[in-house]
Formats: sequence, structure tokens, C1' cells
RNA sequence: GUGCCGAAAGUGCAAACCGGCUGAAAGGCCGGAACACAAAGCCACGAGUCUAAAUCCCGAUGUUUGGGGACAGGACAGCGGGCCACCGAA
Repeated sequence: GUGCCGAAAGUGCAAACCGGCUGAAAGGCCGGAACACAAAGCCACGAGUCUAAAUCCCGAUGUUUGGGGACAGGACAGCGGGCCACCGAA
């Protein structure tokens, strides 16, 4: 120095829950709060999960209104995989 690894210290991040904003929803963002995490940093590639505005279908109603169904191009990274990265004891 590199790879594995994860002691110490520094440093980082922040689940549930609560409040606000936003979005059709799922969800996201901000603040509070910490269950955790040494990649809980980034990427929807694989598996999966959530939502269904638009679109399509169905049947009502009766003039564009409500209902049912399908569907991701919308999401979820704190599953797997890929990429990059702080510190340095054994």
C1' cells in the first nucleotide's frame, strides 16, 4: 500500500411514533424523536411489496356522474446484486 475484517476514537446516518408541507394514492420532503446501522451512501438490475390519477374493460345511470375490474409508465434501497467511500487495533 491492497484485500478481508471490525477493536478504539473521530465522524456519519436515523426505525416506530408525533407535527407541518406536498401528492389522486402509495409515497416524498422538513422539524422533533432514536429502533438500529461500518456502507442504513448511490443505482429499481433480480426477487418482492404498495398504490391506481391517467388509460383500457364491464355494467348502471342519463349527459357526464358515480360504481366495479385490469394495468406502473408512480413508489419502496433498513432484501439480493452492482458502483463508490471515512478510520485503522487484532